[in-house]
Molecule: Bacterial RNase P class A
Organism: Bacteroidales bacterium
């Protein structure tokens, strides 16, 4: 340069005319869905409803059995199943061959038990298909009292071969022939000691030991988990029928909370479930000033924190934030050489409010990783 693949950002501006919502002055005198005029007026996801929260009500007493999450370490965070940043372990790639870079892990435990490893393979742990050996024992043949060969009974698991993966590898030494059977350097596991690190871990030294995957297998450890959600939940005004009918209940408690059930506790009586039946559908509050924004300066590897400045930027409630016309910004495609024509401008819309995850997104742009070609 192309092109893949992560990961960040942008994703629209001006003018005129009209027309909408809040809040603020001013005017009018009709106080109102009047009219003038300022300032604002939908996101990076507002979306999923998947975690944490704040607030509000209502509970808070625990035990038992089960269900769900969660799972290196240190550290930000109000909290998280979220972020950083470091360790280990896996994969790619480079090179100086053990060290960088990226990427990645559902990162606690297989020495508590129980399962699973297809197919091939003698055999996935109670082992022998091709082989190997003839010391020891028995028989046979042979040539000579000695040699050799066969079989039997037996000993191997070091070579081969099959697998993803075959009783730890490598070299020696022994042996009848092997074997950690012994030795030596190594590789793992498990103890401990010594140094470095907050720490998870690294380096070293001793001894012990030797199948090995797999817990997004069943399980085991450990730690946590109250329920409802602005239609929460208050307040005000006004009407009426605190009446009827039916079942249960009244402290030996109907029903109701406590993740689920049980037990146990607690609240409970003008009460609780239903039936037909009358009155009201109006209004404020919550509701937007906050774990808040912007900047600059110091602190830290970083996430993030601290100081001081300064700013207040939707609050609708049937639901507003738009409509229409010229141009611009970017950019794509054809043609062409300095320009001309067309196109394009995503996904998508606040309803208590935060911080995250996860999904949607024309195009542009920035970073980092792979690949392929050209040049030097």
């Nucleotide at each position: 340069a192309a092109g893949g693949c992560a990961g960040g950002u942008c994703g629209u501006c001006c003018u005129g005319u009209c027309g909408c919502g809040u809040u603020c002055u001013g005017a009018c005198a009709u106080u109102g869905u009047u009219c003038a005029g300022a300032a604002u007026g939908a996101g990076g996801a507002a979306a999923g409803u998947c975690c944490g929260g704040g607030c509000a009500a209502c509970a808070c007493a625990g035990a038992g059995c089960a269900g769900c999450a969660u799972a290196c370490u240190u550290c930000c965070u109000a909290a998280c199943g979220g972020g950083a940043a470091g360790c280990c372990g896996g994969c790619u790639u480079g090179c100086u061959u053990g060290c960088a870079a990226g990427c990645u892990g559902a990162g606690a435990g297989c020495u508590a038990g129980u399962g699973c490893c297809a197919c091939a393979g003698a055999a996935a742990a109670u082992a022998a298909c091709c082989g190997c050996c003839u010391a020891a024992g028995u028989c046979u043949c042979u040539a000579u009292c000695g040699u050799g060969a066969g079989a039997c009974c037996g000993g191997c698991a070091a070579g081969g071969g099959u697998g993803a993966a075959a009783a730890c590898g490598u070299g020696g030494g022994g042996u009848a022939a092997g074997a950690g059977c012994c030795c030596a350097c190594g590789a793992c596991u498990c103890a401990u000691c010594c140094g470095g690190g907050u720490g998870a871990c690294c380096g070293g030294g001793u001894g012990a030991g030797u199948g090995g995957g797999u817990a997004a297998a069943c399980c085991u450890u450990a730690u946590g988990c109250g329920u409802u959600g602005a239609a929460a939940g208050g307040c005000c005004a006004a009407a009426u029928a605190a009446a009827c009918c039916g079942g249960g209940g009244a402290c030996u408690g109907a029903g109701g909370g406590u993740u689920g059930c049980u037990c146990g506790c607690c609240c409970g009586a003008u009460c609780c479930c239903g039936g037909a039946g009358g009155g009201u559908a109006g209004g404020c509050c919550g509701u937007u000033u906050g774990a808040g924004g912007u900047a600059a300066c110091g602190u830290g590897u970083g996430a993030a924190c601290g100081u001081u400045a300064u700013c207040c930027a939707a609050g609708a409630u049937a639901a507003a934030u738009g409509a229409c016309a010229g141009g611009a910004a970017u950019u794509c495609u054809g043609c062409a050489u300095u320009g001309c024509a067309g196109g394009a401008u995503a996904c998508a819309g606040a309803a208590c409010c935060c911080g995250g995850c996860u999904u949607a997104c024309a195009g542009g742009c920035c970073u980092g990783c792979c690949u392929u070609u050209u040049u030097u």